[in-house]
Molecule: Glycine riboswitch aptamer
Organism: Actinomycetes bacterium
RNA sequence: UCAGCCUCCGCGGGAGAGCUCCCGUUCGUCGGGACGCCGAAGGGGCAACCUCCCCGGAAACUCUCAGGCGCCAGGACCGCGGGGGCUGC
Numbered sequence: 001u002c003a004g005c006c007u008c009c010g011c012g013g014g015a016g017a018g019c020u021c022c023c024g025u026u027c028g029u030c031g032g033g034a035c036g037c038c039g040a041a042g043g044g045g046c047a048a049c050c051u052c053c054c055c056g057g058a059a060a061c062u063c064u065c066a067g068g069c070g071c072c073a074g075g076a077c078c079g080c081g082g083g084g085g086c087u088g089c
Base pairs, nucleotide, nucleotide: 002088003087004086005085006084007083008082009081010080011079012078013077018035020034021033022032023031024030036069037068038067042065043063044062045061049057050056
C1' cells in the first nucleotide's frame, strides 16, 4: 500500500402500530392516568448452527421489561466517505 474484520463519526435510504379516551395544563401535543396496539434502539428466551460431547456463543424467530404508535426525534439493517484498532499478504 492492498484486503478482511471490529469500532466511532458524517451523509443518504429506512418499516410497523390510536395525533383513542379522561384529568391537568405555562396551551409546548407538555405532564399524569386508562384501555388498545407495534417491533427494526436496547434487553430477555429457545433454537438451526458453530461441534462428536460438556461449557459457551448464536437470529430479522420469540417475549414486550424498556422503547414506540400525527410531525419532529429515534430507528435494526443497507450504501458511500473519513478516523482508530486487529489480522493477513